This is a predicted structure of a 247-nucleotide part of an RNA (large-subunit ribosomal RNA, domain VI) from a metagenome. It matches the Rfam family "Bacterial large subunit ribosomal RNA". Gene Ontology terms of the family: ribosome and structural constituent of ribosome.
Context: one part of a larger RNA
RNA sequence: CGUGGGAAGUUUGAGGGGACCUGACCUUAGUACGAGAGGACCGGGUUGGACAAACCGCUGGUGUACCUGCUGUGGCGCCUAGCUGCACCGCAGGGUAGCUAUGUUUGGACGAGAGAAGUGCUGAAAGCAUCUAAGUACGAAACUCACCCCAAGAUGAGACUUCCAUUGAGGGCCCUUGUAGACUACAAGGUCGAUAGGCUGCAGGUGUAAAGAUGGUAACAUCCGUGCCAAGCAGUACUAAUCGCCC
Repeated sequence: CGUGGGAAGUUUGAGGGGACCUGACCUUAGUACGAGAGGACCGGGUUGGACAAACCGCUGGUGUACCUGCUGUGGCGCCUAGCUGCACCGCAGGGUAGCUAUGUUUGGACGAGAGAAGUGCUGAAAGCAUCUAAGUACGAAACUCACCCCAAGAUGAGACUUCCAUUGAGGGCCCUUGUAGACUACAAGGUCGAUAGGCUGCAGGUGUAAAGAUGGUAACAUCCGUGCCAAGCAGUACUAAUCGCCC
């Protein structure tokens, strides 16, 4: 820009893409078959491998904005308190959210159609015979559906519901943001408000702060007590989403 008024939402599916794998064991059944040795078709069930998708409750990884311990050196500090810069995140032990696999869950199915080789039925040409000439029945992981995803620029531009028509439906600018993200877009909100921050509580992490007391010459240990905390989940208008403008 188009889809012959403008919108919001829900859709159909022309067409396209993805997937399509396979082993072992148990049973049927030591049955059919076979002198025996051996040993099934068909059918039912269980459990794997590889592959793929989704997810993070579990097991783990990462987690340079969390906690703790330790060393050297510098700074602040009244300090045997504490905080802090640098040293690969200084080193080391853990670790929330998120992201993840080696973790978890799920998938290939069932079925239908048309049919390959092939197997037939009926059956002439050709009084017989013949699966074929007319007709007709089966028949493979392949084909068309079925399963999952995209999809009306499918210019053949579809359908349905509702709203608006100058008394303005709807959208945008702007702002707070994230389930989104390079930007844009998308999505959640903008006081008729929980969108983000703050605060409170909880979950979760670290692992028992400081002060005090006791023991020890001391380093230190013990007791009492936790302290601190990121991205998580709620609650709460304290702060910021004001007021407005445009199509």